Predicted 3D model of a 75-nucleotide RNA (transfer RNA) from an uncultured Acidimicrobiales bacterium. It was read from a public genome assembly.
[in-house]
RNA sequence: GUCUCCGUAGCUCAGUGGAAGAGCGCCUGGCUUCGAACCAGGAAGUCGUAGGUUCAACUCCUACCGGGGACUCCA
Numbered sequence: 001g002u003c004u005c006c007g008u009a010g011c012u013c014a015g016u017g018g019a020a021g022a023g024c025g026c027c028u029g030g031c032u033u034c035g036a037a038c039c040a041g042g043a044a045g046u047c048g049u050a051g052g053u054u055c056a057a058c059u060c061c062u063a064c065c066g067g068g069g070a071c072u073c074c075a
Stems, first nucleotide, its partner, number of pairs: 001071007010024004018055001026042005048064005
C1' cells in the first nucleotide's frame, strides 16, 4: 500500500431498515450484628466522525478516523 473483519452503557457483547437491549460492574433500599450472597429498584448511550439514499438509518452506500487479521505474487 491492497483486501478483509470490527467500532453500540464503565467492561464483554446482542440488535443488520420501523420504539436501543442483555450479562457483569456501579448506586440506592431490603435482608444481616457487620459484610458476602440473595431480593427489589435506579443511574449510565452524539450507536467512531462527516456526508448520501429513504417516509423512516445502529442497520444500506461513500469518504475519513481508530483497532485486529491476511497478502505484498508472476515477468
It matches the Rfam family "tRNA". By type it is a transfer RNA.